Transfer RNA from a Nanobdellota archaeon, 74 nucleotides, folded computationally. Rfam family: tRNA. The family's RNA type in Rfam is transfer RNA. Lineage of the source: Archaea > Nanobdellati > Nanobdellota.
RNA sequence: GCCUCAGUAGCUCAGUUUGGUAGAGCACCUGAUUCGUAAUCAGGGGGUCGAAGGUCCAAAUCCUGUCUGGGGCA
Numbered sequence: 001g002c003c004u005c006a007g008u009a010g011c012u013c014a015g016u017u018u019g020g021u022a023g024a025g026c027a028c029c030u031g032a033u034u035c036g037u038a039a040u041c042a043g044g045g046g047g048u049c050g051a052a053g054g055u056c057c058a059a060a061u062c063c064u065g066u067c068u069g070g071g072g073c074a
Base pairs, nucleotide, nucleotide: 001073002072003071004070005069006068007067010026011025012024013023020057028044029043030042031041032040050066052064053063054062
């Protein structure tokens, strides 16, 4: 230098194929239960999807270039 994979909630990830309300588990907060704690149950908060631009009525998703990390080739 080229190719490829990954980057989404505090953490681990799904969703990308086929554009159409951003989700799950754990964690956190509140309540119930308990003499109390844990467990269990119910509810809640938390994201401008690595950053930028483009296409589109509409982009995490498609396109361009870019940053970080892993792998491969030279």